A computed fold for a 92-nucleotide RNA from a bovine gut metagenome, annotated as SAM riboswitch aptamer (S box leader). The sequence is in RNAcentral, with records from MGnify. Its mean pLDDT, the model's own confidence on a scale to 100, is 84.
RNA sequence: CUUAUCAAGAGUGAGGGAGGGACCGGCCCGGUGAUCUCACAGCAACCAGCUUGCAAGGCAUGGUGCUAAAUCCGGCGGACGCGAAAGAUGAG
Repeated sequence: CUUAUCAAGAGUGAGGGAGGGACCGGCCCGGUGAUCUCACAGCAACCAGCUUGCAAGGCAUGGUGCUAAAUCCGGCGGACGCGAAAGAUGAG
């Protein structure tokens, strides 16, 4: 850069000790210990692997990913839970 998906789903322990939820505004989370790191557990099924002539289907072995809130809500356009932009993740 291209492309697909993003209203479902899934947390405990240990470490550590102050901000965190990408940015701005809001609204939330956080010393009853968040964010983060590690271990284990789990969710999902993008890729590989399996079945199949294809479409498609299945498993969860491997590579990722994820496990507060719709990508937490809004931001730009629009009459509109619509589209864009930005972001995240996978594949190339």